Record summary: The part of an RNA shown here (large-subunit ribosomal RNA, domain II) has 673 nucleotides and comes from Euglena agilis. A source record names the gene rrn23. Taxonomically the source falls in Euglena (Eukaryota, Euglenozoa, Spirocuta, Euglenales). Rfam family: Bacterial large subunit ribosomal RNA. The prediction has a mean pLDDT of 83.
[in-house]
Context: one part of a larger RNA
RNA sequence: GCCGGCGACUUAUAAGUAGUGGCUUGGUUAAGGUUUUUCCGGAGCCGUAGUGAAAUCGAGUUUAAAAAAGCGUUUUUGUCACUACUUAUAGACCCGAACCCGGGUGAUCUAAUCACGAUCAGGUUGAAGCUUUAGUAAAAUAAAGUGGAGGACCGAACCCACCAAUGUUGAAAAAUUGGGGGAUGAAUUAUGAUUAGGGGAGAAAUUCCAAUCGAACUCGGAGCUAGCUGGAUCUCUUCGAAAUGCGUUGAGGCGCAGCGUUUAAUUAUGGUAGACUUAGGGGUAAAGCACUGUUUCGGUGAGGGCUGUGAGAAUGGUACCGAGCUGUGGCAAACUAUGAAUACUAAGUUUUAUUUCAAUUGGACAGUGAGACAGUGGGGGAUAAGCUUCAUUGUCAAGAGGGAAACAGCCCAGACCACCAUUUAAGGCCCCUAAAUAUUUACUAAGUGAUAAAGGAUGUAAUAUUACAUAGACAACCAGGAGGUUGGCUUAGAAGCAGCCAUCCCUUUAAAAAGUGCGUAAUAGCUUACUGGUCAAGUGAUUUUGCGCCUAAAAUGAAUGGGACUAAGUAAUUUGCCGAAAAUGUGGGAGAAAUCGGUAGAAGAGCGUUCUGCAUCGAUUAGAAGCGGUAGUGUAAACAGCCAGUGGAUCGUCCAGAAGUGAGAAUGUCGGC
Numbered sequence: 001g002c003c004g005g006c007g008a009c010u011u012a013u014a015a016g017u018a019g020u021g022g023c024u025u026g027g028u029u030a031a032g033g034u035u036u037u038u039c040c041g042g043a044g045c046c047g048u049a050g051u052g053a054a055a056u057c058g059a060g061u062u063u064a065a066a067a068a069a070g071c072g073u074u075u076u077u078g079u080c081a082c083u084a085c086u087u088a089u090a091g092a093c094c095c096g097a098a099c100c101c102g103g104g105u106g107a108u109c110u111a112a113u114c115a116c117g118a119u120c121a122g123g124u125u126g127a128a129g130c131u132u133u134a135g136u137a138a139a140a141u142a143a144a145g146u147g148g149a150g151g152a153c154c155g156a157a158c159c160c161a162c163c164a165a166u167g168u169u170g171a172a173a174a175a176u177u178g179g180g181g182g183a184u185g186a187a188u189u190a191u192g193a194u195u196a197g198g199g200g201a202g203a204a205a206u207u208c209c210a211a212u213c214g215a216a217c218u219c220g221g222a223g224c225u226a227g228c229u230g231g232a233u234c235u236c237u238u239c240g241a242a243a244u245g246c247g248u249u250g251a252g253g254c255g256c257a258g259c260g261u262u263u264a265a266u267u268a269u270g271g272u273a274g275a276c277u278u279a280g281g282g283g284u285a286a287a288g289c290a291c292u293g294u295u296u297c298g299g300u301g302a303g304g305g306c307u308g309u310g311a312g313a314a315u316g317g318u319a320c321c322g323a324g325c326u327g328u329g330g331c332a333a334a335c336u337a338u339g340a341a342u343a344c345u346a347a348g349u350u351u352u353a354u355u356u357c358a359a360u361u362g363g364a365c366a367g368u369g370a371g372a373c374a375g376u377g378g379g380g381g382a383u384a385a386g387c388u389u390c391a392u393u394g395u396c397a398a399g400a401g402g403g404a405a406a407c408a409g410c411c412c413a414g415a416c417c418a419c420c421a422u423u424u425a426a427g428g429c430c431c432c433u434a435a436a437u438a439u440u441u442a443c444u445a446a447g448u449g450a451u452a453a454a455g456g457a458u459g460u461a462a463u464a465u466u467a468c469a470u471a472g473a474c475a476a477c478c479a480g481g482a483g484g485u486u487g488g489c490u491u492a493g494a495a496g497c498a499g500c501c502a503u504c505c506c507u508u509u510a511a512a513a514a515g516u517g518c519g520u521a522a523u524a525g526c527u528u529a530c531u532g533g534u535c536a537a538g539u540g541a542u543u544u545u546g547c548g549c550c551u552a553a554a555a556u557g558a559a560u561g562g563g564a565c566u567a568a569g570u571a572a573u574u575u576g577c578c579g580a581a582a583a584u585g586u587g588g589g590a591g592a593a594a595u596c597g598g599u600a601g602a603a604g605a606g607c608g609u610u611c612u613g614c615a616u617c618g619a620u621u622a623g624a625a626g627c628g629g630u631a632g633u634g635u636a637a638a639c640a641g642c643c644a645g646u647g648g649a650u651c652g653u654c655c656a657g658a659a660g661u662g663a664g665a666a667u668g669u670c671g672g673c
Stems, first nucleotide, its partner, number of pairs: 001673006011090013026046003032040002050057001060071003093231002096228001100221006111195005117189003120185001122154003125150001129146006158182003162179005197213001199209003206215001234606006244257005258368002260365008271354003274350007286338001287336002292332004297327004303321002305318005371396010401412003416588004421584003427578003430563003436575001438574001440572004449565001455550002459547004464542005476534005482507003487501003513528001517526002589596002607662001609659005615653001617652003626646002628643003632639002
């Protein structure tokens, strides 16, 4: 892992509600007794009267009160069982802690200690002391020898465990291999003994106390408790939520309300939804600036600063600051002299739709109280987030089907069942792939067609205005482009062209600037404006649009779904077709009908398993149950028949009753493989 068996809402007592039954001349007994499947037993309980805190009183009562007011009375129904559901108390649907407490068992591991034993190859170093000699007045001292000290040195056994590799389902629940440290000592070690869990031991690490240690193990309290996780077994039918508010030592739990189911009563020209009319209140959007604040540029200029004159009083100046008033232009969630659309409330009308679907009040039973995304209106955030928090609508949640390549929350559409019938929705119609290689007119050349801005550009198509043009424009080519003069100044020089000044200087002209650019040291030279000629028909400028271009860089690999496409792209137009569980058609089922998607959940109806009773019911050695096979029946759980099968002794049906009553999940449990 698979297969098979087992495996979770039970039982008792009490109470409430509903249903059924008995009695209602109210019901009923409990303990107990007894001649024991009966019969006694009325203690007690519920009901028959209320009221008051109570004594009490009593169709009334409470109050100081004859009052007022409250609760009763005026005709209402009980009680005892059984069944179902729910609640309470018990382990209370099942499995699951870490812990806490009590009694015991452990020092054969390990820690420390005690008793009694044991062990340490070999080599090295050479302390004190002593002897001799030298030395001294005697000592000190020195040398040589002797001697054999040490938590001394090197290094096996032995003990340890610093490094690395291997090992990591190991050879081993801590080892192996190669190096490493101690090795006469605070050394190592055999055996026996002592200390015990709120404790012991500890050269001290929360370290050890039998592979267990921030409190051992074991049995018991004990089925501890678990607002937590997991699991919870047959079928069909109807309805069908919530993820919100308030409170909470409350926030992943509860209580009340809200929303669901079921049952009963009451309400009726009814309810719900739409349209229209009428009547309402409002202070949002917008707008506005009288108010509250804020704010742009001016006018005026109270007051102040600086400064002049003056002995002072005072009086001048000012390109400084500036209240108030005033003109102008703005801003506001916590501004409003204005003010919508929607929404909301009420009434009416209606040839509108639906057709009992509604509301209210009781009874019983819930679940929910983590919501998600999308559109719209806001707050927070960065007018970030698949972000967060409100309001409102939708979908998902609890919703299948079609579309969006794939895609809970987007678009279409709400699945009772069947059909090899028809029509459509969204979305599509070249191939993958059902249906147009459809129609008409444009645009795009970028594979734009998937993706972005400021900004940029003789891209291209259109739009409007305007200028020049057969008295010849624009472009191109040919020719001219002069003189006074090198204008004056400046300057080494300044001659159209370093700089300053003037500029309508004048002349000759078809035209030619006291000069547009290049150039020179300065001249020179080239060129432009301007003019003529050649040519011959449009040429410039601006505006508004459509579609394109550049701007345009990301991490595994191409990224319109792919192929591919110049339409099979884009903007319009027209007619077809395809396309869903939608609609329609035909047949069928449930339900009184409407209708019949569905999680949590409520209600209803059934199937099957084991055992029991009843039917003087049945089957069976001429073969029961079980097992194996099988083409039948039913809306389902299921049921029935058949077989030269297997098996070898019990089994079933109707109607009832009672439950150890249904498995695929629980890191379930036991067994097999």